[in-house]
Context: one part of a larger RNA
RNA sequence: GAAUGAACGUUGGCGGCAUGGAUUAGGCAUGCAAGUCGAGCGAGAAGUCUACUUCGGUAGGCGGACAGCGGCGAAAGGGACAGUAAUGUGUAGGCACCUACCCUUGGGUCCGGGAUAGCUGCGGGAAACCGCAGGUAAUACCGGAUGACAUCUCCGGAUCAAAGGUGUGAUUCCGCCCGAAGAGGGGCCUACAUCCUAUUAGCUUGUUGGUGAGGUAACGGCUCACCAAGGCGACGAUGGGUAACGGGUGUGAGAGCAUGACCCGUGUCAUUGGGACUGAGACACUGCCCAGACACCUACGGGUGGCUGCAGUCGAGAAUCUUCGGCAAUGGGCGAAAGCCUGACCGAGCGAUGCCGCGUGCGGGAUGAAGGCCCUCGGGUUGUAAACCGCUGUCAACGAGGAGGAAGUGCAAGGGGGUUCUCCCUCUUGUUUGACCUAUUCGAGAAGGAAGUACGGGCUAAGUUCGUGCCAGCAGCCGCGGUAAGACGAACCGUACAAACGUUAUUC
Numbered sequence: 001g002a003a004u005g006a007a008c009g010u011u012g013g014c015g016g017c018a019u020g021g022a023u024u025a026g027g028c029a030u031g032c033a034a035g036u037c038g039a040g041c042g043a044g045a046a047g048u049c050u051a052c053u054u055c056g057g058u059a060g061g062c063g064g065a066c067a068g069c070g071g072c073g074a075a076a077g078g079g080a081c082a083g084u085a086a087u088g089u090g091u092a093g094g095c096a097c098c099u100a101c102c103c104u105u106g107g108g109u110c111c112g113g114g115a116u117a118g119c120u121g122c123g124g125g126a127a128a129c130c131g132c133a134g135g136u137a138a139u140a141c142c143g144g145a146u147g148a149c150a151u152c153u154c155c156g157g158a159u160c161a162a163a164g165g166u167g168u169g170a171u172u173c174c175g176c177c178c179g180a181a182g183a184g185g186g187g188c189c190u191a192c193a194u195c196c197u198a199u200u201a202g203c204u205u206g207u208u209g210g211u212g213a214g215g216u217a218a219c220g221g222c223u224c225a226c227c228a229a230g231g232c233g234a235c236g237a238u239g240g241g242u243a244a245c246g247g248g249u250g251u252g253a254g255a256g257c258a259u260g261a262c263c264c265g266u267g268u269c270a271u272u273g274g275g276a277c278u279g280a281g282a283c284a285c286u287g288c289c290c291a292g293a294c295a296c297c298u299a300c301g302g303g304u305g306g307c308u309g310c311a312g313u314c315g316a317g318a319a320u321c322u323u324c325g326g327c328a329a330u331g332g333g334c335g336a337a338a339g340c341c342u343g344a345c346c347g348a349g350c351g352a353u354g355c356c357g358c359g360u361g362c363g364g365g366a367u368g369a370a371g372g373c374c375c376u377c378g379g380g381u382u383g384u385a386a387a388c389c390g391c392u393g394u395c396a397a398c399g400a401g402g403a404g405g406a407a408g409u410g411c412a413a414g415g416g417g418g419u420u421c422u423c424c425c426u427c428u429u430g431u432u433u434g435a436c437c438u439a440u441u442c443g444a445g446a447a448g449g450a451a452g453u454a455c456g457g458g459c460u461a462a463g464u465u466c467g468u469g470c471c472a473g474c475a476g477c478c479g480c481g482g483u484a485a486g487a488c489g490a491a492c493c494g495u496a497c498a499a500a501c502g503u504u505a506u507u508c
Base pairs, nucleotide, nucleotide: 001508002507003506004505006504007503008502009501010500013358014357015356016355017354018353019351020350026314027313028312030311031310032309035072036071037070040069041068047062048061049060050059051058052057079269080268081267088194089193090192091191092190093189094188095187097186098185099184102182104180105179106178107177108176109175110144111143112142113141119134120133121132122131123130124129150159151158152157164174165173195241196240197239202232203231204230207229208228209227210226211225212224213223214222244266245265246264247263248259249258250257251256271292272291273290274289275288294305295304296303297302322348324347325346326345330344331342332341333340334339361391362390363389364388371382372381373380374379395449398443399442400441401440404437405436410431411430412429413428414427415426416425417424418423452497453496454495455494456493457478458477459476463492464491465490466489467488473480474479
């Protein structure tokens, strides 16, 4: 000098864009953060209409809440960096593998069956919740058939599937099943690179290799039995300490050194430890089971919980924000769609935390006013500074208009195309959708509302007076202060930067 996720002191006008729990991966009240589909299924409260009525209600239609079965999603998105020095990351290769949804393509979608939740009845429990009996549906479950370009094969053969819905009407729309291929995603393997320590020198028994078997989507001591005795290490094994890694970021002429906030990619974690289930995918942040600690409820028998999601709270700390608005846009899940959900996201709020921009006026104005300070008492300086005169109107504040962020989707009408169609594509017109922000323009008035901080001995731009008297104090280094202090404190003046200026910490 440059830089920072900074903090502290003094000061503080506006805007844009960024950014904001770095410490206790400490504990958490409250609300929200993952649902959706009635065009898969049965059932159906409130309400309402009609008929009948013994006036209690009954039957039917419309309606559709809560819940249930089923499907898809919940493995994404969001957070954090505890662990990890290599099961990680980075670069370059490889194969013994898997892949829901999506795209392309070849076929198929036949005949049957038994349950179960919801529901009804009864019962247990303080609650959480649970039991028994009856009975019901499906795109839930099961059997049979068919079957190859699939799988196995001794090449003879053997084995394996499916579900319907909408609708007046389905090979053709939405689905379902079996193949093939693709895209994207993942799994595994190899080489090289990847901090400090030898005041850590030896480490290892599934250890190193083989045979066989099991297991896995898949290779493999991954696991097991048997056999052999290997394997690693001064090119640093093993142990200890520290640490997520990269793209990048800071600095520097570069080489390098330091670093890894925000954003992107990868990894890991989700109260602590362990485990599997479901599934295409998890050993699963807001799923399940067990154990521990902690906290809460309890009728003492037993239960419930997990903010390292968004806000918020306590604690510790030098220190880090609102218990805000909206799904309008972008994206995601479900759905044929309308749409619903979305603390992702988009916005607003708070903080000079940073960067950038703008303003706090402009021109004239000397008897160089008053006041302040200094003085050799002549004067000098503050200083064109002020007053005063003229001008302008940025920003803020007030009022009025106002582009854009909106594309689509849906609805209505019309046209064209695609062999059929309830389908698809495309065009035109009208209509529908903004949480929030407002560019910009105009009006009126008015210099009005807007300057500080540090420093002034040398380094280093900028000095005089008074006070103090090795005291009080200053200080980055050299050093100042013991009666004339340009170095302490104050005043005046000056210098630097400026909505900031200094200090501290850290990096180059």
The part of an RNA shown here (small-subunit ribosomal RNA, 5' domain) has 508 nucleotides and comes from a Planctomycetota bacterium. It matches the Rfam family "Bacterial small subunit ribosomal RNA". The coordinates come from a structure-prediction model, not an experiment, and the mean pLDDT is 84.